[in-house]
The prediction has a mean pLDDT of 85. Small-subunit ribosomal RNA, central domain from a sediment metagenome, 354 nucleotides, folded computationally. The full RNA is in RNAcentral, with records from SILVA. It matches the Rfam family "Bacterial small subunit ribosomal RNA".
Context: one part of a larger RNA
RNA sequence: UUGGGUCUAAAACAUCUGUAGCUUGCUAUGCAAGUUCCCUGUGAAAUCUUGUCUCUUAAGGAUAAGAAGGGCAGGGAGUACUACAUAGCUUGGGACCGGAAGACGUAAGAAGUAUGUUAGGAGUAGCGGUUAAAUGCGUUGAUCCUUAACAGACUACCAACAGCGAAGGCAUCUUACGAUGACGGAUCUGACAGUGAGGGAUGAAGGCUAGGGUCGCGAAAGGGAUUAGAUACCCCUGUAGUCCUAGCAGUAAACACUGCACACUAAACAUCAGUACCUCUUCGGGAGGUAUUGGUGCUGUAGGGAAGCUGAAGAGUGUGCUACCUGGGAAGUAUAGUCGCAAGGCCGAAACUU
Numbered sequence: 001u002u003g004g005g006u007c008u009a010a011a012a013c014a015u016c017u018g019u020a021g022c023u024u025g026c027u028a029u030g031c032a033a034g035u036u037c038c039c040u041g042u043g044a045a046a047u048c049u050u051g052u053c054u055c056u057u058a059a060g061g062a063u064a065a066g067a068a069g070g071g072c073a074g075g076g077a078g079u080a081c082u083a084c085a086u087a088g089c090u091u092g093g094g095a096c097c098g099g100a101a102g103a104c105g106u107a108a109g110a111a112g113u114a115u116g117u118u119a120g121g122a123g124u125a126g127c128g129g130u131u132a133a134a135u136g137c138g139u140u141g142a143u144c145c146u147u148a149a150c151a152g153a154c155u156a157c158c159a160a161c162a163g164c165g166a167a168g169g170c171a172u173c174u175u176a177c178g179a180u181g182a183c184g185g186a187u188c189u190g191a192c193a194g195u196g197a198g199g200g201a202u203g204a205a206g207g208c209u210a211g212g213g214u215c216g217c218g219a220a221a222g223g224g225a226u227u228a229g230a231u232a233c234c235c236c237u238g239u240a241g242u243c244c245u246a247g248c249a250g251u252a253a254a255c256a257c258u259g260c261a262c263a264c265u266a267a268a269c270a271u272c273a274g275u276a277c278c279u280c281u282u283c284g285g286g287a288g289g290u291a292u293u294g295g296u297g298c299u300g301u302a303g304g305g306a307a308g309c310u311g312a313a314g315a316g317u318g319u320g321c322u323a324c325c326u327g328g329g330a331a332g333u334a335u336a337g338u339c340g341c342a343a344g345g346c347c348g349a350a351a352c353u354u
Stems, first nucleotide, its partner, number of pairs: 004325003007308002012322001014202004021195003025089006033082002036077007048066007092192001093189003096185003104178007111155002115151007126137002163170002207248006216242002221237004259321006267299001269297012303310002327354003337346003
């Protein structure tokens, strides 16, 4: 390079957006760049085929004719497809309108139980903790009960196999602002699309910088146990941190270990959000059913698969685009570069070994 692959064997970027590139709906007309055919020129010799000649013969050599030759240039013809140009179309896409759904985001305000502290009352000798204990707290009155105030964090039940979000993620209530998707309508636009190297944005926990806050929990640290030892598991404390504001960082088993988009290909059940209709009705914010669209699950046919399994949002049948893989270790290490305050991130070998 060709070819083969990427759920679990090596391999889908953490996620989205988007530049170049690549790819791209339907109809008509034109053009003839790609593409197809024909002709002409060119396409050295040797090589190949045939005839003749020649080394006494063979291999070899000479000579004549022929064949073949990717390609390149010029001319002519053709127009299905691609490209280009023009004109249109509405199914893809987008806009608009309508009524629903949602822990979607940001900000502000309010609430709730628990916990802790402080103060008061009441009350007396233990409390706490564990397998058992001890460290610890307590007559300067603890634990327990009760009243009030304050503080910070969190949001039980509802809760679901549910919902929303691109992913990370999102759950008390109210308000304001902002946004996505689904359904229904078919008013507008008229291919405006798909993917996406670089680029940009977002990105759990932990970490870093500055300022605040610190109830509980709790790396480090101290003590008590256990043990042969115990730098642990258990217990008593407890600093960073966890929380807020403004920045940095940019990684995770960031997982469905499954890139995105489109078309097609059996059924059954459950559930969420719409739409159209039917039945019942206590007429309501009710109950049930049928059809259909979009999601979330579950079973499963064909098919696929090494099997496990998957199975209409495939891991099936095809198409377009991207990323990545090529034995194990050395190693996600070294070096160079680059980003970062740092911690480190990104990119990323080889010798050697097997």